[in-house]
Molecule: Bacterial RNase P class A
Organism: Desulfobulbaceae bacterium
RNA sequence: UGGAGUGGGCGCAUGGUCGCACCGGGGAAUAAUUCUUUGGUGAGGAAAGUCCGAACUCCGCAGGGCAGGAUGGUUCGUAACACGAACCGGGAGUAAUCCCGGGAAAGUGCCACAGAAAACAGACCGCCCCGAUUUCCGGGGUAAGGGUGAAACGGCGAGGUAAGAGCUCACCGCUUCCAUGGCGACAUGGGAGGCACGGUAAACCCCAUCCGGAGCAAGACCAAAUAGAAAAGCGUUUGAAGGCGGCCCGCCUGAAGCUUUUGGGUAGGUUGCAAGAGGUGCCGGGCGAUCGGCAUCCCAGAUAAAUGACCAUGGCCCUUAACAGGGUACAGAAUUCGGCUUAUAGCCCACUCCAUUUU
Numbered sequence: 001u002g003g004a005g006u007g008g009g010c011g012c013a014u015g016g017u018c019g020c021a022c023c024g025g026g027g028a029a030u031a032a033u034u035c036u037u038u039g040g041u042g043a044g045g046a047a048a049g050u051c052c053g054a055a056c057u058c059c060g061c062a063g064g065g066c067a068g069g070a071u072g073g074u075u076c077g078u079a080a081c082a083c084g085a086a087c088c089g090g091g092a093g094u095a096a097u098c099c100c101g102g103g104a105a106a107g108u109g110c111c112a113c114a115g116a117a118a119a120c121a122g123a124c125c126g127c128c129c130c131g132a133u134u135u136c137c138g139g140g141g142u143a144a145g146g147g148u149g150a151a152a153c154g155g156c157g158a159g160g161u162a163a164g165a166g167c168u169c170a171c172c173g174c175u176u177c178c179a180u181g182g183c184g185a186c187a188u189g190g191g192a193g194g195c196a197c198g199g200u201a202a203a204c205c206c207c208a209u210c211c212g213g214a215g216c217a218a219g220a221c222c223a224a225a226u227a228g229a230a231a232a233g234c235g236u237u238u239g240a241a242g243g244c245g246g247c248c249c250g251c252c253u254g255a256a257g258c259u260u261u262u263g264g265g266u267a268g269g270u271u272g273c274a275a276g277a278g279g280u281g282c283c284g285g286g287c288g289a290u291c292g293g294c295a296u297c298c299c300a301g302a303u304a305a306a307u308g309a310c311c312a313u314g315g316c317c318c319u320u321a322a323c324a325g326g327g328u329a330c331a332g333a334a335u336u337c338g339g340c341u342u343a344u345a346g347c348c349c350a351c352u353c354c355a356u357u358u359u
């Protein structure tokens, strides 16, 4: 200098004028309440998706079983998680780094076409032996070589053989046992065994672990209005109906009502509503995620929906020799929080890898 990788941050700024919403202070007027003045605050890194997990609210709590669903290397973190950290194993890459993760030896299914043959799977070419009419043909052996294919009865080397083959041997791979290290997944070393016949489980399935439901339009309170209307069914201890994921068993309430349908009224107000698993700074423990302590701060709460409009100056980017000019992304709270995923004009910082050059 060029290319690449990982992590973090900003994402327009400032001033003026005018205008909104909420929370406070002061004053004036008042039947209700209204007006005025002043101070503070006011949309994100994703507010999006509604994909996970919870807090909170309500129903239930009193268990068992079946079905169903979710997750999937090990350990830790967390309120919890399908999230995060560290580690283990496999793969890609020169590397920094990135991606993946229970089981195919419980069983079933599938692997098109090509190919001899796609799983206890076979002989098209080939190699060897015998016969023979020696071009050709028949019989036997073989699966090391070639071909087909995404994938073809472990790999490589030597011996052996008629030619070959784990047929034999050494090494590697695989299975298993022991020892050492590790919380563990596993790693290292040694022994034994010629050794199971591939892939695929977001195919069915098996194994391990876990799982009540519904949701702020949850829920609570107040006011008002109407037709305490009509019908049907079940039932009153021989027990209807209900008990908020499905079914069964069991249990409880219910001591009399319950369920369904038709028709009518209201759909207004208050609350929930923002002080938190909160932010920031420092110190300490830990490889880390994160945890603890001390200090400090209060940073939207609307309800058809406020958080804005205009002007000026500047920043950044594009273009121009220069001036001038143009542009400034994705996008907007609605119960809250922890994550994941997706969108994003452009800019900044730090570290790492590779290549080249110079000193």
Stems, first nucleotide, its partner, number of pairs: 001355010012314007020042010044330001048341002051339005056215004063249004068211005073087005088101005102206002107204002109200003124146002126142006154172002157169003173195001174193008219271004229262006241253003278297008315328004